[in-house]
RNA sequence: AUGACGGCAGCGGGAGAGAUUACCGCGCAUCAGGUAACGCCGAAGGAGUAAGCUCUCACCGGAGUGAAUCUCUCAGGCAAAAGGACUUCUGCCGGACG
Numbered sequence: 001a002u003g004a005c006g007g008c009a010g011c012g013g014g015a016g017a018g019a020u021u022a023c024c025g026c027g028c029a030u031c032a033g034g035u036a037a038c039g040c041c042g043a044a045g046g047a048g049u050a051a052g053c054u055c056u057c058a059c060c061g062g063a064g065u066g067a068a069u070c071u072c073u074c075a076g077g078c079a080a081a082a083g084g085a086c087u088u089c090u091g092c093c094g095g096a097c098g
Base pairs, nucleotide, nucleotide: 005094006093007092008091009090010089012087013086018038020037021036022035023034024033039078040077041076045074046072047071048070052065053064054063055062056061
């Protein structure tokens, strides 16, 4: 059970932070691109982490495991576009695992 909850998919919603400076290149102008410099953001991803649990130890401790929207900022991003955790609705699958 006229389906909690979980997975997948589709349309949609979806924040933050320099349209930074210099050089090169493209070029009507700007942006996008490359290099360098400084400043920032966290909601792709990644990494770290509590209680608890397990092992060890007489104890104190030690080790492993252990979540995130917390923390870090490797990556990514800082006009628009793209991306975007999460999510309404819809469909499919599972079906009480909640």
This is a predicted structure of a 98-nucleotide RNA (Glycine riboswitch aptamer) from Gorillibacterium massiliense. Lineage of the source: Bacteria > Bacilli > Caryophanales > Paenibacillaceae > Gorillibacterium. Rfam family: Glycine riboswitch aptamer. About the family: This family represents the bacterial glycine riboswitch.